RNAcentral holds the sequence, with entries from SILVA. This is a predicted structure of a 1452-nucleotide RNA (small-subunit ribosomal RNA) from a bacterium. Model confidence (mean pLDDT): 81 of 100. Rfam family: Bacterial small subunit ribosomal RNA.
RNA sequence: AGAGUUUGAUCCUAGCUCAGGAUGAACGCUGGCGGCGUGGAUAAGGCAUGCAAGUCGAGUGGGUUUAGACCCACGGCGAACUGGGUAGUAACAGGUAGGUACAAACCUAAGAGUCAAGGAUAACCCAUUGAAAGAUGGAAUAAUACUUGAUGGUCCCUUCGGGGUAAAGAUUUAUCGCUCUUAGAUUGGCCUGCUUAGUAUCAGCUUGUUGGUAAGGUAAUGGCUUACCAAGGCUAUGACGCUUAGGGGAGGUGAGAGCCUGACCCCACCAUUGGAACUGAGACACUGUCCAAACUCCUACGGGAGGCUGCAGUCGAGAAUCUUCCGCAAUGCACGAAAGUGUGACGGAGCGACGCCGCGUGAUUGAUGAAGCUCUUCGGAGUGUAAAGGUCUUUUAUGAGUGAAGAAGUUUAUUGACAUUAGCUCAUGAAUAAGGGGCUGCUAACCUCGUGCCAGCAGCAGCGGUAAUACGAGGGCCCCAAGCGUUAUCCGGAAUCAUUGGGCGUAAAGAGUAUGUAGGCGGUUUAGUUAGUCUUGUGUUAAAGCCUUGGGCUCAACCCAAGAUCUGCAUGGGAAACGGCUAAACUAGAGUGUGUGAGGGGUGAAUGGAACUCAUAGUGUAGGGGUGAAAUCCGUUGAUAUUAUGGGGAACACCAAAAGCGAAGGCAAUUCACUGGCACAUUACUGACGCUGAGAUACGAAACCCAGGGUAGCGAAAGGGAUUAGAUACCCCUGUAGUCCUGGGCCUAAACGAUGUUCACUAACUUUUCGGAGUAUCGACCCUCUGAGAGGUACAGCUAACGCGUUAAGUGAACCGCCUGGGUAGUACGAGCGCAAGCUUAAAACUCAAAGGAAUAGACGGGGACUCGCACAAGCGGUGGAUCACGUGGCUUAAUUCGACAAUCCACGAAGAACCUUACCAAGGCUAGAUAUUUAACUGAAAGCACUAGGAAACUAGAGCCCUCUCACAAGGACAGUUAAACAGGUGUUGCAUGGCCGUCGUCAGUUCGUGACUUGAGUUGUUCUCUUAAGUGAGGAAACGAACGCAACCCCUAUCAUCUGUUAUACGUGUCAGAUGAGACUGCCCAGCACUUUGGACGUUAUUUUUUAAAAUAGUUUUCAGGGUGUUGGGAGGAAGGUGGGGAUGACGCCAGGUCAGCAUGACCCUUGAUGCCUUGGGCUGCUCACAUGAUACAAUGGCUAUGACAAUGGGUUGCGACGAAGUAAUUCUGAGCUAAUCCUCAAACAUAGCCCCAGUUCGGAUUGAGGGCUGCAAUUCGCCCUCAUGAAGUUGGAAUCGCUAGUAAUCGCAGGUCAGCUAUACUGCGGUGAAUACGUUCUCGAGUCUUGUACUCACCGCCCGUCAAGUCAAGGGAGCCGGGGGUACCCGACAGUCGCCUUUACGGCGAAUUAAGGUAAAAUCGGUAACAAGGACUAAGUCGUAACAAGGUA
Repeated sequence: AGAGUUUGAUCCUAGCUCAGGAUGAACGCUGGCGGCGUGGAUAAGGCAUGCAAGUCGAGUGGGUUUAGACCCACGGCGAACUGGGUAGUAACAGGUAGGUACAAACCUAAGAGUCAAGGAUAACCCAUUGAAAGAUGGAAUAAUACUUGAUGGUCCCUUCGGGGUAAAGAUUUAUCGCUCUUAGAUUGGCCUGCUUAGUAUCAGCUUGUUGGUAAGGUAAUGGCUUACCAAGGCUAUGACGCUUAGGGGAGGUGAGAGCCUGACCCCACCAUUGGAACUGAGACACUGUCCAAACUCCUACGGGAGGCUGCAGUCGAGAAUCUUCCGCAAUGCACGAAAGUGUGACGGAGCGACGCCGCGUGAUUGAUGAAGCUCUUCGGAGUGUAAAGGUCUUUUAUGAGUGAAGAAGUUUAUUGACAUUAGCUCAUGAAUAAGGGGCUGCUAACCUCGUGCCAGCAGCAGCGGUAAUACGAGGGCCCCAAGCGUUAUCCGGAAUCAUUGGGCGUAAAGAGUAUGUAGGCGGUUUAGUUAGUCUUGUGUUAAAGCCUUGGGCUCAACCCAAGAUCUGCAUGGGAAACGGCUAAACUAGAGUGUGUGAGGGGUGAAUGGAACUCAUAGUGUAGGGGUGAAAUCCGUUGAUAUUAUGGGGAACACCAAAAGCGAAGGCAAUUCACUGGCACAUUACUGACGCUGAGAUACGAAACCCAGGGUAGCGAAAGGGAUUAGAUACCCCUGUAGUCCUGGGCCUAAACGAUGUUCACUAACUUUUCGGAGUAUCGACCCUCUGAGAGGUACAGCUAACGCGUUAAGUGAACCGCCUGGGUAGUACGAGCGCAAGCUUAAAACUCAAAGGAAUAGACGGGGACUCGCACAAGCGGUGGAUCACGUGGCUUAAUUCGACAAUCCACGAAGAACCUUACCAAGGCUAGAUAUUUAACUGAAAGCACUAGGAAACUAGAGCCCUCUCACAAGGACAGUUAAACAGGUGUUGCAUGGCCGUCGUCAGUUCGUGACUUGAGUUGUUCUCUUAAGUGAGGAAACGAACGCAACCCCUAUCAUCUGUUAUACGUGUCAGAUGAGACUGCCCAGCACUUUGGACGUUAUUUUUUAAAAUAGUUUUCAGGGUGUUGGGAGGAAGGUGGGGAUGACGCCAGGUCAGCAUGACCCUUGAUGCCUUGGGCUGCUCACAUGAUACAAUGGCUAUGACAAUGGGUUGCGACGAAGUAAUUCUGAGCUAAUCCUCAAACAUAGCCCCAGUUCGGAUUGAGGGCUGCAAUUCGCCCUCAUGAAGUUGGAAUCGCUAGUAAUCGCAGGUCAGCUAUACUGCGGUGAAUACGUUCUCGAGUCUUGUACUCACCGCCCGUCAAGUCAAGGGAGCCGGGGGUACCCGACAGUCGCCUUUACGGCGAAUUAAGGUAAAAUCGGUAACAAGGACUAAGUCGUAACAAGGUA
């Protein structure tokens, strides 16, 4: 000191969260020792038991005693201290600084006095009574108890003569007491200034209230109390009320300012709740009294007793807080002359890691880097000098011994709870002692396994859906350490309430506007003064604490001493700059006057024309109106249209403008009347009169409300017609309120410049409105300057950016208003206002981690501009209808194996399923396996061949033949088999784990980089712009300059020519032909048009200069001519070919988690002897109501059939192609020449010629079916092809819709090949033959590209997102009521007590009065709890209905 989190990314705003410190803490895990502290914070809830205040015989009486002595009572002093708690109290309660109308036992000092007399009473004794507590009566007695008298300086009263008012003794004679007075010390009482929580959703409060007089009362002042008089007193500087709370020294945190807290010390208050007095120096009294109330206990039911918020302890409640300990040894207090007694104050011990501090759990050596464990790339690495082992030490713990200080009395003597203390010495022996949290980022520290959006984690962001460094475990590591984490709370970080130290155009935030009260702030000069201010002295600011220094416990914590500090208050002296006040003056602020001026400023009245509508009348006839298209509607009872006349209401075209006026809202025909403000000029007057402005007051669009008018047009509601899935809308036809006027209310708007008012300062340029001055002019205009407004551009500066920029959002000053995350919510409750509608003021619970501003790159738009494409259009031919073929879906099945599904699946993988293929099904078999490598053991056979039996085969069983090679043999090796084991095998899963390959956008023209520049930044520029191109192709310009992948070119085929060669062809020559090499086209040549640029000339014109004019020169500008250059368009020449000649190969960055694990490869997972492996037979992939895709053949005469006759190219061929010949109607068969191929074989059809058919279901069409054959192959039934004969179906050109093609193309005709035993090929890949039509053009459909615009989208429009309803959960508000708390009012009753009055048997008496606590009754207000019910809000992976918003969001 900061960090994480909104976004695709960025900057900003803003909230949330974290890292630090702290605690009288609690909880979890763990736990060796010591020192010093600390420990009922909740129920001021209830308490058993014991103790916590006594003492004095040197005041007195008595009782019991063997001596001490003890007990009871009277009396004195104390018991008002100490100790505990924080309920109440927002207050003279506390703090601080002062004051005085006061008091005082004990203490100190001084002075005076202490004489005389008297009557009682308790204990005790007797008696009565009661359960008890206790009570009553009788008799006796003492005092430092009580009473009276005397004296009295003091004090009180006084008529100034006088009157009244004290005392106590004890005693061994020193003294201790007693009474009065004065002074002191100390402690208290009372009063005052300042200060001391929240709330205005508490705005008015008060009747002893405020003051006076008199009296009473008190220690004392005082409405403290009473009587009388007056009507005061307090309050926005917050009275009164409500809520909360003991206050301070101080403590925590913080850089500080602050914020939060109140354990120990001081003060206050309280003592079961409420009230009251008595005694006393002191109390209205914690362990005193009386009464009332609640509670508990005892009881003989008549009546009594009690008060732990003292120390221990107990119950309860709670997350939670200790021993019913020892001692008066020390310190202190009470009493006492003293010894001493008492003391749960205190001193100590015990319990609790509750906190702080200290120590320890060993030190050193030790590599075979042991074992174990973990990981691994299998080589090793880590744990790790760690352990073991060796050497050493003994803090601590344990045992033994020794052993303090704390002790001071009063000279001696005696006296220690702690204490078997601390400390010291010795002994034994590493012996007695380590855990907790964390390891994705923030935040130090990572691997493996398990799990699979499950289980779980989490402070925030977030992690987990089969490769989790985030869950759980193991290993390793990190941090702290007798502790470590978690939770709660406080401060900090948070400048996130901002005094220090924030903001308000768009993020939250300027009141709708003005006037103005209080308040705040205030021009120049002089003099005086001074409660502000500054300086200095004094007093005080308790101690402790914090800080500094020093010291004592071995150190530290802890303790002691000194200093500093205590920022404050009071008081004395001084200063006079600033501020205040007083006095005097000034004119620059402000205002007044005078003279001009502009204006939709306001109010009232009058008048006007256009349009509209209504009525009447005329003309006139069938429509009008309305819309995207229609209809409702009006019209033959005459509309619309048109003419005339009359009536009515509302609004004022053009002028008109970024213009004018007004405080804002707002203001527009013309004229008149009344009236407010403003500007300029002048500098005559006043002399600071000013600025702002909480409350307050006034005004305040539209809509709405009330009353009365008015109503042409428009037009909520409403009705109808359309649109639509629906249409309570958008569109249309009507139409009420309203809009208008008068009067009254309402008081809100995106009331916006989203920008408060005032003053001052700070570059410019330009437009406009209204003034003034100067120059000029006859005058005006123009020009220059100067004011006041209204606009545009822009420097500095500011801003998150956008933008603002003398009309500031710049730089300063004064005052006011407002903001503090989003939602809930401008809502609830309360209050004020209002006729109502509603307005103003204005929360919380709960919930989220965001909400938001500006800008950036994309994507998208039923946004825009431009461009392209067989995209449309123009054409040609098809598909969709029929039959068949083939593929798919569906259905079926034991199986109909699998994959592929918009474009980018569907004659696709498959360039060929009868078995095989084959992955599917049924059945039968095998198990180290059909196939591979290795090791070990055994064998030399096994295997193979032929045979037998079973079997569908595979295979099984048996027996026969054979029984290996190398080596002389053995061993060893090779080979083969069997057994055992590592393993094989898998078309099993995951294409969302992958490689490779491929499809698509798309052969579209795009996609990027380096350096530089701009921007806070994401990013931009380059790549945009203009022209051009098929092209980001090229040129020009330009903060860019270059470059890369794409484009093009390079490659292949083809079109023309030349040269060379010659297997084949040919009789030869030769070169159709074949191969090779080369030429050729390119931005080349010519002409014209257009655009740009450049050079020169001409006319006109403007300015400047020179010059006497004329004129010349220079610069600029318009038009025109000639020439050059560049680009482009059109044409031409040459040429085989002309504008990339045609075709192919070649596919940028990327997109679709596109396709493929079944072509191959491959991670992970799964199966492996009743297999998801392997073998075999048979079946299936061909199954058929139906739907779709792709094709073939047709429907005929541009045709079909028969006969004859021509013309290709690409290819293939030895298990092959197969000629000639022969047989057969044919498929084909027999024979087998030639060919390993330019040599042999295979080699056309459309076409042409001739004939027939004559428009029909035909001599079209060929499906289907029957019969007979042929071929391949172990095998043709499921399930092949071909031939012959016979049969002769649908179909007569195809609905909506839709496809291909721009030239050797479409259309049409055949041929060949691959796969292949054969074939389902009409498919696919190639080849040649014949050979068209059309393109005006880019409005529309689809797709693509570039620029721009909007955006709430970025998973990117198949996006985002709103509301009702339905389900569940939660909190708050309303609520008929019900319950409770606190406070007051009125009335009733009224204890004890004191006061007052009266009475008498004058007593310790009786009665009464007023006052009062508690209690009761009543009405109202207030706060809270609960509640049927209804309404709204928030939240919750996949509910319903629509589509309101975001793009022109489809009606901005």